Molecule: transfer RNA
Organism: Kiritimatiellia bacterium
RNA sequence: CGGGGCGUGGCUCAGCCUGGUAGAGCGUCAGCUUUGGGAGCUGAAUGUCGCGGGUUCGAAUCCCGCCGCCCCGA
Numbered sequence: 001c002g003g004g005g006c007g008u009g010g011c012u013c014a015g016c017c018u019g020g021u022a023g024a025g026c027g028u029c030a031g032c033u034u035u036g037g038g039a040g041c042u043g044a045a046u047g048u049c050g051c052g053g054g055u056u057c058g059a060a061u062c063c064c065g066c067c068g069c070c071c072c073g074a
Stems, first nucleotide, its partner, number of pairs: 001073007010026004020057001028044005050066005
C1' cells in the first nucleotide's frame, strides 16, 4: 500500500441480506423463599447500535467518508 472480516446494555452475541416499537443469555440490583449462603421464583435498572455525512415519511439495517481491532497478500 491492496483485499477481507468485525464494532449493538457490564460481558458474549442475535437482529442487517428483505428499512417500520432495539432484543436474548450471563451478570448487577430489589423482593419472596432460607438459621445463613447457594439454588429457585418474581420484578427492575442499564444502549448517542464505533464516528461524521447522505438517501428516505422513517436508518442498527441502504450509500459515501473516517476511526479502532483481527486476518490475508505485497